[in-house]
RNA sequence: AUACGAUAAAGGCAAACCCUGAGCGAUCAGGGGACGCAAAGGAAGGGUCUCGCCAAA
Numbered sequence: 001a002u003a004c005g006a007u008a009a010a011g012g013c014a015a016a017c018c019c020u021g022a023g024c025g026a027u028c029a030g031g032g033g034a035c036g037c038a039a040a041g042g043a044a045g046g047g048u049c050u051c052g053c054c055a056a057a
Base pairs, nucleotide, nucleotide: 012037013036017032018031019030020029021028022027
C1' cells in the first nucleotide's frame, strides 16, 4: 500500500548442539533442544555423498 476476515484458529515441522544405539562409511533411528520454515508441507523428476569392482592416466 492492497485485499479479505479468511473452506482460520489453532496447530504442524524443526537447525546447530548434547545423550543412547546401529553401520567400514556416507548416514540413520530414538530422546533432549530450538536456529528458524507458509513451505523447513504434498507430488514428480534428478544426483553432487560413501563403499566395492573394472578400465584409463